[in-house]
The RNA shown here (transfer RNA) has 73 nucleotides and comes from Saccharomycopsis fibuligera. Lineage of the source: Eukaryota > Opisthokonta > Saccharomycotina > Saccharomycetes > Saccharomycopsis. It matches the Rfam family "tRNA". Its family is annotated with triplet codon-amino acid adaptor activity in the Gene Ontology. The coordinates come from a structure-prediction model, not an experiment, and the mean pLDDT is 81.
RNA sequence: ACUUAUAUAGUUCAAUGGUUAGAACACUGAUCUCAUAUGUCAGGAAUGAUAGGUUCAAUUCCUUCUAUAGGUA
Numbered sequence: 001a002c003u004u005a006u007a008u009a010g011u012u013c014a015a016u017g018g019u020u021a022g023a024a025c026a027c028u029g030a031u032c033u034c035a036u037a038u039g040u041c042a043g044g045a046a047u048g049a050u051a052g053g054u055u056c057a058a059u060u061c062c063u064u065c066u067a068u069a070g071g072u073a
Stems, first nucleotide, its partner, number of pairs: 001072007010025004018056001027043005048065002051063003
């Protein structure tokens, strides 16, 4: 320099273009206990972009940019 893939919650992962974007672990609160842990209940938390396009409707499809990883020279 060219090329391919990936980007969703604190972490690991889901989501056929159409439900209020969901689960596990973690975190917070309550309950339980003398206390801690376990258990039970409840709660907060996310779509890489101050971008554009297609569509009635975009996390999903297209373009550009950014970041990361791989490949070729």